[in-house]
Formats: sequence, C1' cells, structure tokens
RNA sequence: CCCCGAUAAAGGCACGGCUCGUCGAAAGGCGAGCUUCGCAAAGUCACGGGUCUAACGGAAGCCAUAGGGCCUCCCACGACAGCCGGACCGCCGGA
Repeated sequence: CCCCGAUAAAGGCACGGCUCGUCGAAAGGCGAGCUUCGCAAAGUCACGGGUCUAACGGAAGCCAUAGGGCCUCCCACGACAGCCGGACCGCCGGA
C1' cells in the first nucleotide's frame, strides 16, 4: 500500500416520528431539541441509470366582450448521495 471488520475499544453518522426556526412554487434542504430504524464510508461529487417535484414553458378543455381566470396532461434548467452503479477522499483496529 492492498485486503479485512469483532457481541472488542475509541471516535462518528442519523432513515422515520414529534416540536421550533429558516430557505423553496413544490419535491426537498439547512439549524436546534426529544425519540428511534439503522450505517464501516449513512464522508464528498447529480457522471450513468432510477425515483420525487413541476415553478418557468408547452398542449387540450372550460369560463370571460377582453385583459385574464380555472383545470388536466407533458416537460428539469429543481431535488434525492440512507435506491443502484461510478469517481474522489478518509477514522479506528488487525481480533
């Protein structure tokens, strides 16, 4: 360096639920508290697949004299790294 991960030791993370604050159209993110499933990369990166959302935009329909309004569908340039793959970096230990 690679490899490996224990009913061990040290240190770490936090799905979900509840509460508060904040950003966002939403999905979702961030911070704090309690609780809790879990994780040896549950550290970082949206590169490929996948999933979520649909603001902007587009299309159909309805309403309105009109400006416009309502509603359905499509769409990522918005998200998810705790869905899978990939890339980068890394703590403890060698039972």
About this RNA:
A computed fold for a 95-nucleotide RNA from an Actinomycetes bacterium, annotated as c-di-GMP-I riboswitch aptamer. It was read from a public genome assembly, where an Rfam model found it. The organism belongs to Actinomycetes, within Bacteria.